[in-house]
Parts: sequence; structure tokens; C1' cells
RNA sequence: GUCCCCAUCGUCUAGAGGCCUAGGACAACACCCUUUCACGGUGUGGACACGAGUUCGAAUCUCGUUGGGGACG
Repeated sequence: GUCCCCAUCGUCUAGAGGCCUAGGACAACACCCUUUCACGGUGUGGACACGAGUUCGAAUCUCGUUGGGGACG
């Protein structure tokens, strides 16, 4: 330099154009339980990398940027 793949809560992940003001697990916090801790139960907060485009409608499709990974030279 060319090409390919990936980017969603703190972490891991579901999602395949409308059923999603995005769900789950672990973690965090609060309360209950317990003499206390742990375990267990209930609840709360927390995310679509960024910018455009297509569409009535985009986490999802297209293009670009950024970042990460890989192949070739």
C1' cells in the first nucleotide's frame, strides 16, 4: 500500500428494517433474609464508536471517518 472481518450497559452477549423509549448473564447499588459474612430473594441505574445517505420507518442496509484484528506484498 491492497483486500477481508469486527465495533451494542463496567465485562460477556441477544438482535437479520416496524413486535425495541434495545433484552439477558455476571458485576455495581438499595432493600429483605442472616447475630454478621456468604448464599438466596426483590428492585434500581447503566449501552447501539462517529458523520452522512437510503427508507414512511435504521442497532439492523449503503458510503465515509476513527479504532481493533487478520491475509498478501

Overview: The prediction has a mean pLDDT of 82. This is a predicted structure of a 73-nucleotide RNA (transfer RNA) from an uncultured Bdellovibrionales bacterium.